[in-house]
RNA sequence: AGAGUUUGAUCCUGGCUCAGGAUGAACGCUAGCGGCAGGCCUAACACAUGCAAGUCGAGGGGCAGCACGAUAAAGCUUGCUUUAUUGGUGGCGACCGGCGCACGGGUGCGUAACGCGUAUGCAACCUACCUUAUACUGGGGGAUAGCCCGAAGAAAUUCGGAUUAACACCCCAUAGUAUUCUAAGAUGGCAUCAUUUUAGAAUUAAAGAUUACGGUAUAAGAUGGGCAUGCGUCCUAUUAGCUAGAUGGUAAGGUAACGGCUUACCAUGGCUACGAUAGGUAGGGGGCCUGAGAGGGUGAUCCCCCACACUGGUACUGAGACACGGACCAGACUCCUACGGGAGGCAGCAGUGAGGAAUAUUGGACAAUGGACGCAAGUCUGAUCCAGCCAUGCCGCGUGCAGGAAGAAUGCCCUAUGGGUUGUAAACUGCUUUUAUUUGAGAAUAAACCCCUUUACGUGUAGAGGGCUGAAGGUACCAAAUGAAUAAGCACCGGCUAACUCCGUGCCAGCAGCCGCGGUAAUACGGAGGGUGCAAGCGUUAUCCGGAAUCAUUGGGUUUAAAGGGUCCGCAGGCGGACGUAUAAGUCAGUGGUGAAAUCCUGCAGCUUAACUGCAGAACUGCCAUUGAUACUGUACGUCUUGAAUUCGGUCGAAGUGGGCGGAAUGUGUAGUGUAGCGGUGAAAUGCAUAGAUAUUACACAGAACACCGAUAGCGAAGGCAGCUCACUAGGCCUGGAUUGACGCUCAGGGACGAAAGCGUGGGGAUCAAACAGGAUUAGAUACCCUGGUAGUCCACGCUGUAAACGAUGAUUACUCGUUUUCGGCGAUAUACAGUCGGAGACUAAGCGAAAGUGAUAAGUAAUCCACCUGGGGAGUACGAUCGCAAGGUUGAAACUCAAAGGAAUUGACGGGGGCCCGCACAAGCGGUGGAGCAUGUGGUUUAAUUCGAUGAUACGCGAGGAACCUUACCAGGGCUUGAAAGUUAGGGAAUAACUCUGAAAGGAGUUAGUCAGCAAUGACCCGAAACUAGGUGCUGCAUGGCUGUCGUCAGCUCGUGCCGUGAGGUGUUGGGUUAAGUCCCGCAACGAGCGCAACCCCUAUCUUUAGUUGCCAUCAGGUUAUGCUGGGGACUCUAGAGAAACUGCCUACGCAAGUAGUGAGGAAGGCGGGGACGACGUCAAGUCAUCAUGGCCCUUACGCCCAGGGCUACACACGUGCUACAAUGGAUGGUACAAUGAGACGCCACUUGGUAACAAGGCGCAAACCUCAAAAAGCCAUUCUCAGUUCGGAUUGAGGUCUGCAACUCGACCUCAUGAAGCUGGAUUCGCUAGUAAUCGAAUAUCAGCAUUGAUUCGGUGAAUACGUUCCCGGGCCUUGUACACACCGCCCGUCAAGCCAUGGAAGCUGGGAGAACCUGAAGUCGAUAACCGCAAGGAGUCGCCUAGGGUUAUACUAGUAACUGGGGCUAAGUCGUAACAAGGUAACCGUACCGGAAGGUGUGGUUG
Repeated sequence: AGAGUUUGAUCCUGGCUCAGGAUGAACGCUAGCGGCAGGCCUAACACAUGCAAGUCGAGGGGCAGCACGAUAAAGCUUGCUUUAUUGGUGGCGACCGGCGCACGGGUGCGUAACGCGUAUGCAACCUACCUUAUACUGGGGGAUAGCCCGAAGAAAUUCGGAUUAACACCCCAUAGUAUUCUAAGAUGGCAUCAUUUUAGAAUUAAAGAUUACGGUAUAAGAUGGGCAUGCGUCCUAUUAGCUAGAUGGUAAGGUAACGGCUUACCAUGGCUACGAUAGGUAGGGGGCCUGAGAGGGUGAUCCCCCACACUGGUACUGAGACACGGACCAGACUCCUACGGGAGGCAGCAGUGAGGAAUAUUGGACAAUGGACGCAAGUCUGAUCCAGCCAUGCCGCGUGCAGGAAGAAUGCCCUAUGGGUUGUAAACUGCUUUUAUUUGAGAAUAAACCCCUUUACGUGUAGAGGGCUGAAGGUACCAAAUGAAUAAGCACCGGCUAACUCCGUGCCAGCAGCCGCGGUAAUACGGAGGGUGCAAGCGUUAUCCGGAAUCAUUGGGUUUAAAGGGUCCGCAGGCGGACGUAUAAGUCAGUGGUGAAAUCCUGCAGCUUAACUGCAGAACUGCCAUUGAUACUGUACGUCUUGAAUUCGGUCGAAGUGGGCGGAAUGUGUAGUGUAGCGGUGAAAUGCAUAGAUAUUACACAGAACACCGAUAGCGAAGGCAGCUCACUAGGCCUGGAUUGACGCUCAGGGACGAAAGCGUGGGGAUCAAACAGGAUUAGAUACCCUGGUAGUCCACGCUGUAAACGAUGAUUACUCGUUUUCGGCGAUAUACAGUCGGAGACUAAGCGAAAGUGAUAAGUAAUCCACCUGGGGAGUACGAUCGCAAGGUUGAAACUCAAAGGAAUUGACGGGGGCCCGCACAAGCGGUGGAGCAUGUGGUUUAAUUCGAUGAUACGCGAGGAACCUUACCAGGGCUUGAAAGUUAGGGAAUAACUCUGAAAGGAGUUAGUCAGCAAUGACCCGAAACUAGGUGCUGCAUGGCUGUCGUCAGCUCGUGCCGUGAGGUGUUGGGUUAAGUCCCGCAACGAGCGCAACCCCUAUCUUUAGUUGCCAUCAGGUUAUGCUGGGGACUCUAGAGAAACUGCCUACGCAAGUAGUGAGGAAGGCGGGGACGACGUCAAGUCAUCAUGGCCCUUACGCCCAGGGCUACACACGUGCUACAAUGGAUGGUACAAUGAGACGCCACUUGGUAACAAGGCGCAAACCUCAAAAAGCCAUUCUCAGUUCGGAUUGAGGUCUGCAACUCGACCUCAUGAAGCUGGAUUCGCUAGUAAUCGAAUAUCAGCAUUGAUUCGGUGAAUACGUUCCCGGGCCUUGUACACACCGCCCGUCAAGCCAUGGAAGCUGGGAGAACCUGAAGUCGAUAACCGCAAGGAGUCGCCUAGGGUUAUACUAGUAACUGGGGCUAAGUCGUAACAAGGUAACCGUACCGGAAGGUGUGGUUG
């Protein structure tokens, strides 16, 4: 110091979360030791038991108990025991008296207060014990407790009688430096006054004891307290008014003392927006935690102050209390009781119960420190010092150290003959002994008091020496012995955040601080191995600060992210021009006092170190006082003119209010002309019209709004303002004089104005038009469209007070580059124009900004004042208050819930957005599909099985280029288990052939023959045990490779460097042209390059050349019925090698160029000549684990292998792709012509013969430019048929055959004869094709024994039509625009309803709580009054009165809980209805308002552009 998380990515805003530190903690797991600290945060809940405050006999009377003595008696062991008496002695229970008990200890209920903190004051006060000083200490008196006697009572306790003492009580005397009063004077101060001097008057003391000591009076000190004051001290304004002793005065009382402290009288004050009053919460401070600091949080332990002592009240005593272990009364509770009465107060130390997540022993000692009393010894002391329990915290130590590689074994992992890791870790060797154990030794804390001795001076004090005293404790510490011996866990390992693999699980179980993991390969769950972090602890939870500049003083913001009030005026408040003088409040500096100690910091020191502790210093940022300075601010005074204002003059405008007038349009009425429609829409209908509409003409009436001018214009504070004109009112601007002299700016609260809608009363009512009605549209249409139509729209008066009231930008002032337009003045003769002042706009520099943008009209640079914001939702809601007639407005939360919500910009994708362009995309054409029959594939169904895969385009004559067996993966059955195949190794045997039985076969059982090669080793082949291996068309194409489809042969996709941008990214690749093309040209912050395009490759079209067999035959020759048949030839065709040729090269036109056009020329071919191969970055988790390969999982006498049979060929049906047809452009018969590509030996088969034929039997040739398949067919020439279910069509079926093949039943093809279905051109729809193409015709081949082939792939023959064109459909490319989409429109998303859960508002009612009021009653007690009683007296008892705690009654307000019922809200993988919003979201959206509707919403009216 930062990090994670909104997005496809980016920047910003903004919240949430984490890493750090801390704790009086708790919980989980674990645990060796010591030191130092700490330990009921909850019930100020209730308490059994013990202890926590006594002491003094040197104050007193005394003597219950103990000890000693004395006296007497008794017993006898004759000096002992017992008994009795005796205060005589030591001492001492209870009592009188003195001092203490007001300290120490506990707790935090109450208290928002002079309670606390700090600083002052008391001229308004007190202070026992202590210190200093002065003086005094004389005389007398009467009681009372105790003891004794008696009485009441269960007890607590009480009463009566007699008697007695004091340092108890009372009286008298004495007294001033005391107190009070009077008079006079002096000094001082702070107003009252203070101090002091003199004189006079009055009043008050005492106690003894004796060696010390004590008492009384006065003065002073010290200590402790009391009172008063300034300043500081929590939250709520959804608490705004409070107050009757209240504020002041006079008098009196009271107090230690001032004072309404109390009372009487008089006056009417006092506090409050600088927050009174009320409510809530809370002891305050030093400090502690955190933080860089400023701050924030907190108030345990220690120290100071306060308050309290079961709850409430009250006083007494006393120096001091309204008193924790005192008293009285009332109340609640507990206990005892003989029922009549009594007792009690742990918030002291232990301890118990209860509460709670949670907090200790009914311990030891007064040895030390401190306290009370005492002369002292001493006694008391749960204060204190110690010990016990607890890892609660902090600190320290240890659990060993060194060597040791065969890198052991186990475990774990892997690419597994092997390697890695655990890991120098272990074993093993050597060493050490802190700690634990045993044994021994053993402290300091202790110095005093006191006692003894002694020194100094005066019998007492001071000093010196010695002696006595230790709870902790036989503890700390030290030494010795043994021996690695006694001692490691917890959390984590996806990112943040250090640390990774395997197995299990399979959106399950679970994890999670945030983001998020888990749906079969999980580094995120659980386990393991390994690792990381910390360590006697480690994690979790809770809380606080930090990070958070996320409340911002330091140190934030407000155009669009949350946030500028709708606008103006303006009191308080805040801020304020120039010069001078004075002052010194703020400000600054010096000095003094204080700021307790502890804490923090620094230094030093003591415990072995540290924690801890001690000493010293610094600090305590504060407050008060005082002295000085005077720049700035303030204050006072004086002056000024530039801010502001006034006046004279000019000018401007839809500025406002009221009145008058005007024309056009609309509607209505009347009258005329006139006839069948009008109107309206996308199209219609409702509606109007023959009772005469619409149209048109004339006249009349009504209300509302003001075309053109008109604008990017003007005016106004905003809302807003528009015909013309008059009156009144207000304002701005300009010019130059004059005047006042800071009069200014802003503005909480307050006041005024404030569109539209709406409300009230009264008018008015033409148009338009919520609601409503009807017609359409639609699945519906409570809408959009149409026809009507009421409030309203208009006026007057009153209310409402809100809008996207917007520039989403508060007001004012100053300063800061430029260009340009415009409005109103001034200047000037001027319509021109350098200028100047004031407005309204556009562009732009710097700057600013997250960016978009803004930019003198700032969102720049500064200043002043006001308003507002602090994550989204809940919600501008609820409650309360307030305003309003209402509608509603203003103010304005919380629970709960989410991890986002949001702004700007970027790249895509998308749009029922736009522009440009292309494609058999449409159009123009030709031929099909969809109807029929059949073939084939698919779905479905069926089945033992109908194996599997492919499924929009991009599956469906697809994998399959050929299922009778095989194939074959499927089914039922029969068999095998190292296996059907391959490899290695023993052993045996040649191989092989034939046969028998059984069986469907596989197989099983058996017989016979045979006896290989090689010199040998051995080899080939066969059988075969055992072992290592196998095998799987089983799963996952969503783990993969490879291959493939598609967009698409579309023209795109990118990179390097540079530049621009904070960045994502852009530029290049866009623009202007052009092209089939990101093809090329031009321009340009780009310049280049790559993958694609094109070209290079192949076929084809022309020519040349070379070569000339099996091909060819023009010329020559021979020959045949005939044929290149033969000799020969290379001319031609052809074959197949090498070349040529085409490039917009030439011409014309257009053009800058690229290029385009032309019936151009030439050329075989002309603008890519035609065709093929060739498929960019990528998309579809596209297809394929069944071609193959392959990770993982699964099966192993089976999910493997063999066999025969069946199935893949099923069949109500649906779809795709084809074939054949429906006929005359045809069928049939006969004749006749012209190809190309291919294939062939288990083959093609000439030819001959037989058969109607399929074919068969013979048989030539040919491994093929030679022979064969082979006939090409359409075509052409004839003949026939004559429009019909036919001489069309051929399905189906019957019979008979042929061929292949072990085998044609399921289930082959072909031939012949017979049979002769449907079908007469096919609905909506849909497909292909732009030239040698479509259409049509045949031929060949692969697979293959044969064949379902009508398929697929090739080959040639014949050979068209049409394209105006790009509006529309589909697909694509480029640019641009909008976006709330990014899984990308098959997107996103809104509201009602239904279900579950959660918190919450209202609510009849019910139950509490605190505070207050009124009335009644009223204890104890102070005070006051008082004749009877007591006392010599002081006084007391009693009685009365005032006040009051408490109790009762009544009504009210506030607040909390609960509640039938009810309202909305939030959340929840797959519910219902629609589709409101995001694109022009399909009616642009949104804001205010009103009405309406299942719901989103719709409509009216005004406004905004987001």

A computed fold for a 1506-nucleotide RNA from an uncultured Flavobacteriales bacterium, annotated as small-subunit ribosomal RNA. RNAcentral holds the sequence, with entries from SILVA. Its mean pLDDT, the model's own confidence on a scale to 100, is 84.